[in-house]
RNA sequence: CUCUUAUCCAGAGAGGUGGAGGGAUGUGCCCAAUGAAACCCGGCAACCAUCGGCAGGUGACACUGUUGAUAAGGUGCCAAUUCACACAAAGCCAAUGGCUUUGAAAGAUGAGAG
Repeated sequence: CUCUUAUCCAGAGAGGUGGAGGGAUGUGCCCAAUGAAACCCGGCAACCAUCGGCAGGUGACACUGUUGAUAAGGUGCCAAUUCACACAAAGCCAAUGGCUUUGAAAGAUGAGAG
């Protein structure tokens, strides 16, 4: 980098260093010297992980689904729904447009494969 698959309306610091940017892209709209990014500490969560319940499955295991507990380890995450919209369909309206819903695309993260 590509492919498969799951998730993305919850959660997370008046800390230290640092000094002007940040929210993927475009548009918009925001955040930021009452201190951005980044690093450290801290935290959240429970994808991988460990242990158990229930159901399926097996001769018994394995395995599959579901549910609960734990958090030492591997990631991840810690403004705003993935900040909103972007493409398509359906519906509605005071209709070159707007709104709502659903699906896709794009993106992010985990796990697996190449």
Predicted 3D model of a 114-nucleotide RNA (SAM riboswitch aptamer (S box leader)) from Robertmurraya sp. Rfam family: SAM riboswitch aptamer (S box leader). Gene Ontology term of the family: regulation of gene expression. Taxonomically the source falls in Robertmurraya (Bacteria, Bacillati, Bacillota, Bacilli).